[in-house]
Background
A computed fold for a 178-nucleotide RNA from Zophobihabitans entericus, annotated as Lysine riboswitch aptamer. The coordinates come from a structure-prediction model, not an experiment, and the mean pLDDT is 78. Rfam family: Lysine riboswitch aptamer. Rfam describes the family as follows. Riboswitches are metabolite binding domains within certain messenger RNAs that serve as precision sensors for their corresponding targets.
RNA sequence: UGUAACAAUAGAGGAGCAGAUUCAAUGAGUCGUUAAGUUUAGCGUGGUAGCGAUGAGACUUAACAAAAGGUGAAUUUGCCGAAAUAUAACAAACGACCAAAUUUGUUAUAUUGGGCUUGUACUAAAUAAGUAUAAGACUGUCAUUGUCCAUUGUGAACAAUGUUGCGCUAUUGCUUUC
Repeated sequence: UGUAACAAUAGAGGAGCAGAUUCAAUGAGUCGUUAAGUUUAGCGUGGUAGCGAUGAGACUUAACAAAAGGUGAAUUUGCCGAAAUAUAACAAACGACCAAAUUUGUUAUAUUGGGCUUGUACUAAAUAAGUAUAAGACUGUCAUUGUCCAUUGUGAACAAUGUUGCGCUAUUGCUUUC
C1' cells in the first nucleotide's frame, strides 16, 4: 500500500413503512329510548344470574336518534426489518359472574427486498379496506454474460439470466488474516 474478515458511522430503493391530529363521507334513519296499539307465555345465555299476567318477548305506527372499527383528504412525527404475519409463553383490559372469545403489551422462534394487478379463503355493514396464499408484469440490490461509449487502471449506460434484506453502497479503524 492492497485484499479479505470484523466493528462503528452515514446513506439509497419509492404509488416506500408505521403513527398522531383535524375535517368529511360511509356505518344508518341502523342499534337504541319514549309513547300508543295488536298478540300472548315465556324471554335470556356457552352456563348461571336476571326479566316476566304490575304483560316480558314478538310485530306495527309515531317522535327522537347514536357509536366503534375501517376509508378519504390535509397537516405533521419517527424511520428503511422501515414494518407485517403466524405460533408459544407471560401480564393486563373488557365483561353482572364463571368460561370461551376478543384487544393491548413484552419475550422467543419462523417467514417476507418493495409496492401494484388479478383469482381464492378469512375478517368486515360493505362491491371499501385489511390479512393469508397463488399467478403475472414492474422495480431496487448483487453477480454473470453480451453490446456500446470513454479509458492508465477501470468506470458508466442498455439488454438478457439468476439470486435476494442479520443484504447492498460509502467512509473510518491500527482489531485480525494474506